This is a predicted structure of a 72-nucleotide RNA (transfer RNA) from a bacterium. It was read from a public genome assembly.

[in-house]
RNA sequence: GGGCACAUAGCUCAGUGGGAGAGCACUUCGCUCACACCGAAGGGGUCGGAGGUUCAAAUCCUCCUGUGCCCA
Numbered sequence: 001g002g003g004c005a006c007a008u009a010g011c012u013c014a015g016u017g018g019g020a021g022a023g024c025a026c027u028u029c030g031c032u033c034a035c036a037c038c039g040a041a042g043g044g045g046u047c048g049g050a051g052g053u054u055c056a057a058a059u060c061c062u063c064c065u066g067u068g069c070c071c072a
Base pairs, nucleotide, nucleotide: 001071002070003069004068005067006066007065010024011023012022013021018055026042027041028040029039030038048064049063050062051061052060
């Protein structure tokens, strides 16, 4: 330098055009002498950035940034 893949909650990830979600973690309450486990409730998101297409974009297209792999 070229090619491919990935970027969504604190962490690990799902979600291929119309409701943004799961597990763990966190907070509160219950339980306990207390802690853990368990049960109930709750908070937390510029969906990497910019532009485009569309009535509508996490999702499709282009560029950029970062990470990983392969080739030279």
Its Rfam family is "tRNA". By type it is a transfer RNA.